[in-house]
RNA sequence: UGCCGAAUCCGUGCAGCCAUGAGGCACGGAGCCGGGGACCCAGGGAUCCCGUCACGCGGGAUCAGGGGUGAAUCGGCGCGCCUGCGCCGUAGGGCUACUUCCCGGCCCGAACCCGUCAGCUAACCCGGUAGGCGUCGGUGGAAGA
Numbered sequence: 001u002g003c004c005g006a007a008u009c010c011g012u013g014c015a016g017c018c019a020u021g022a023g024g025c026a027c028g029g030a031g032c033c034g035g036g037g038a039c040c041c042a043g044g045g046a047u048c049c050c051g052u053c054a055c056g057c058g059g060g061a062u063c064a065g066g067g068g069u070g071a072a073u074c075g076g077c078g079c080g081c082c083u084g085c086g087c088c089g090u091a092g093g094g095c096u097a098c099u100u101c102c103c104g105g106c107c108c109g110a111a112c113c114c115g116u117c118a119g120c121u122a123a124c125c126c127g128g129u130a131g132g133c134g135u136c137g138g139u140g141g142a143a144g145a
Base pairs, nucleotide, nucleotide: 001134002133003132004131008030009029010028011027012026013025014024031129032128033127034126035125036124041119045063046062047061048060049059050058051057065117066114067113068112069111074089075088076087077086078085079084092108093107094106095105096104098144099143100142101141102140103138
């Protein structure tokens, strides 16, 4: 000085220091971010059994679960044969130094959480405010500031 990301700013108190600054701890506020949560709308897995003349509908059992943050999904091939691992792609996402778009270039395409439970959702309720990384670049084009 810049980047990913919501992850920044302000105040009070305390401890500490010879003193000051920065920082630390606790709490509060603003901003930003996320989850739960009505009417309406949307949705209604498969198989078997029972009730009914039957359809419809209702009930029961078994099997498969389902959901959230995030760009991070999906497909093919191979290894393993439980989970998974590796390559090649891919939905999608980021950077390229005033901003946006275009061209070219360089990358990511993870990880974690809830715990049988949650569609949307006004009022209302709850939570987060971390962490990680780069180093003079693309003197590129257009518009704007």
The RNA shown here (c-di-AMP riboswitch aptamer (ydaO/yuaA leader)) has 145 nucleotides and comes from Nonomuraea pusilla. It matches the Rfam family "c-di-AMP riboswitch aptamer (ydaO/yuaA leader)". About the family: This family represents a conserved RNA structure found upstream of the ydaO and yuaA genes in Bacillus subtilis and related genes in other bacteria. The sequence was found by an Rfam model in a public genome assembly. Model confidence (mean pLDDT): 80 of 100.